[in-house]
Context: one part of a larger RNA
Molecule: small-subunit ribosomal RNA, 3' major domain
Organism: uncultured bacterium
RNA sequence: UGACGGGGGCCCGCACAAGCGGUGGAGCAUGUGGUUCAAUUCGAUGCUACGCGAAGAACCUUACCUGGGCUUGACUUCCCCGGAACCUCAUGGAAACAUGGGGGUGCCUUCGGGAGCCGGGAGACAGGUGCUGCAUGGCUGUCGUCAGCUCGUGUCGUGAGAUGUUGGGUUAAGUCCCGCAACGAGCGCAACCCUUGUCCUUAGUUGCCAGCGGGUUAUGCCGGGAACUCUAAGGAGACUGCCGGUAUCAAGCCGGAGGAAGGCGGGGAUGACGUCAAGUCAGCAUGGCCCUUACGCCCAGGGCGACACACGUGCUACAAUGGCCGGUACAACGGGCAGCGAAGCAGCGAUGCCAAGCGAAUCCCUUAAAGCCGGUCUCAGUUCGGAUUGGAGGCUGCAACUCGCCUCCAUGAAGUCGGAAUCGCUAGUAACAGCAGAUCAGCCAUGCUGCUGUGAAUACGUUCCCGGGCCUUGUACA
Numbered sequence: 001u002g003a004c005g006g007g008g009g010c011c012c013g014c015a016c017a018a019g020c021g022g023u024g025g026a027g028c029a030u031g032u033g034g035u036u037c038a039a040u041u042c043g044a045u046g047c048u049a050c051g052c053g054a055a056g057a058a059c060c061u062u063a064c065c066u067g068g069g070c071u072u073g074a075c076u077u078c079c080c081c082g083g084a085a086c087c088u089c090a091u092g093g094a095a096a097c098a099u100g101g102g103g104g105u106g107c108c109u110u111c112g113g114g115a116g117c118c119g120g121g122a123g124a125c126a127g128g129u130g131c132u133g134c135a136u137g138g139c140u141g142u143c144g145u146c147a148g149c150u151c152g153u154g155u156c157g158u159g160a161g162a163u164g165u166u167g168g169g170u171u172a173a174g175u176c177c178c179g180c181a182a183c184g185a186g187c188g189c190a191a192c193c194c195u196u197g198u199c200c201u202u203a204g205u206u207g208c209c210a211g212c213g214g215g216u217u218a219u220g221c222c223g224g225g226a227a228c229u230c231u232a233a234g235g236a237g238a239c240u241g242c243c244g245g246u247a248u249c250a251a252g253c254c255g256g257a258g259g260a261a262g263g264c265g266g267g268g269a270u271g272a273c274g275u276c277a278a279g280u281c282a283g284c285a286u287g288g289c290c291c292u293u294a295c296g297c298c299c300a301g302g303g304c305g306a307c308a309c310a311c312g313u314g315c316u317a318c319a320a321u322g323g324c325c326g327g328u329a330c331a332a333c334g335g336g337c338a339g340c341g342a343a344g345c346a347g348c349g350a351u352g353c354c355a356a357g358c359g360a361a362u363c364c365c366u367u368a369a370a371g372c373c374g375g376u377c378u379c380a381g382u383u384c385g386g387a388u389u390g391g392a393g394g395c396u397g398c399a400a401c402u403c404g405c406c407u408c409c410a411u412g413a414a415g416u417c418g419g420a421a422u423c424g425c426u427a428g429u430a431a432c433a434g435c436a437g438a439u440c441a442g443c444c445a446u447g448c449u450g451c452u453g454u455g456a457a458u459a460c461g462u463u464c465c466c467g468g469g470c471c472u473u474g475u476a477c478a
């Protein structure tokens, strides 16, 4: 100087408390450990691994296993020989591949040949998801959006170093004020950026419809309008600016007015010096080491989907604030041409047939659901719950046996609110409800990323648990 303390002081954070909903029990989905296996590819492992890399494992992917094949190789550059390229057939075979046959003759040319492509040959070389993340780059997680981390000069100290950065206030903040052997400065904080909340201007189609006219059972449907909504570009607005109180009459704090918004308005992006030899050699790059008729390459099939168990994350429930039936209302974000696919028709349905429109503020996905109205069920393992299984179908795809999704009929398991323990959340939040998208032929999505609808409860307080900041103290630790 740090680090540490079941030392002290001050102060924060859904850290506790207050409250709401969960997890831990059940069934299933998914990840992991373990076990098994020819293989169940690899990595991630307290917080910071475990719906993680994986925003799509039937083949492919695929890195694993078994078997069949290739050896200048699937791919780069160079040399020699032959042939245009290319098309096609036969045999063996699961294919890869191997062997053999036929068709075909292009472009440039100084007529020697050349370019491109294919086949063969030799070697330089290719290739490796083989090892090392403790050789590395880059990127990332975490402490932590915590308020800190430093430097120049000066001063103090023999020195390590200190001071500044401590102190008194204040703040979300090393934020600002005051004081001070310090005076300044840098990286952080804040602001500048995006979005949302109010208004104005400009613009008016594909969007809008107040007034006027036309038309319809009905609809901005038509003429028209530019008001409103909206769209998207610019601007205004919030600054403790104003008033009162308080304060060292400083920073600031409390209350009020006006205002759509008030003291950082809400949300996002943004992550200082560093820590964990944290993570990643399998995204990529890369040093070293290793393999070279194989640790490389191609193919078929299998595996990554196994199952006595154990754990994590979720979904669905155990019902009446509910289930079922009928009627009826209101979104936002998005996506669409090898695409989205209306209407109509067929089917109980998944879906199919036909096919309009739309490269989309125009058409389609697209009926949002919870909600509301009416009816029914009456507390039961039930009209709760839907696992499991049987049967019949549909769709994608070369192909759904291992191993896809969906529909219909039948079947109806566990489960009556969950031990010790444990998680999230402070407001348009939690909880509840649906919708969209990426990946994607299809999909094991209950995941993830967004969107809107309905919409709470509680916070006395900081003693305690956890993490953190500043000062101080002890130390035999570095």
Stems, first nucleotide, its partner, number of pairs: 001478002003475003007472007015462002019425005026316008034307002042053002064302007073125001077124002079121005086103007107114002127291002130289003136285002138280003141276001143274001148187006154163003167178003193268004198236007208225002212223003239262001242256005305444001318418001322377007334365003339358002344353003384415001389410007431454007